[in-house]
This is a predicted structure of a 73-nucleotide RNA (transfer RNA) from Candidatus Avibacteroides excrementipullorum.
The prediction has a mean pLDDT of 80.
It matches the Rfam family "tRNA".
The source organism's lineage runs through Bacteria, Bacteroidota, Bacteroidia, Bacteroidaceae and Candidatus Avibacteroides.

RNA sequence: GCGAACAUAACUCAGUUGGUAGAGCGCAACCUUCCCAAGGUUGAAGUCGCGGGUUCGAGUCCCGUUGUUCGCU
Numbered sequence: 001g002c003g004a005a006c007a008u009a010a011c012u013c014a015g016u017u018g019g020u021a022g023a024g025c026g027c028a029a030c031c032u033u034c035c036c037a038a039g040g041u042u043g044a045a046g047u048c049g050c051g052g053g054u055u056c057g058a059g060u061c062c063c064g065u066u067g068u069u070c071g072c073u
Stems, first nucleotide, its partner, number of pairs: 001072007011024003019056001027043005049065005
């Protein structure tokens, strides 16, 4: 220098043909218990890496760009 994959909640990851952004774990409150643990209910937590474009509508499609990993020279 060239190519590919990945980037979504604190963490690990889903997200179908473009149509309400989700789960597990963690966190907070409450219930249960003498207390802890375990269990249950509820809740908070998001610029979908960043910037643009297409579209009535973009995590998803297109362009550029940043970072990480891998491969080629």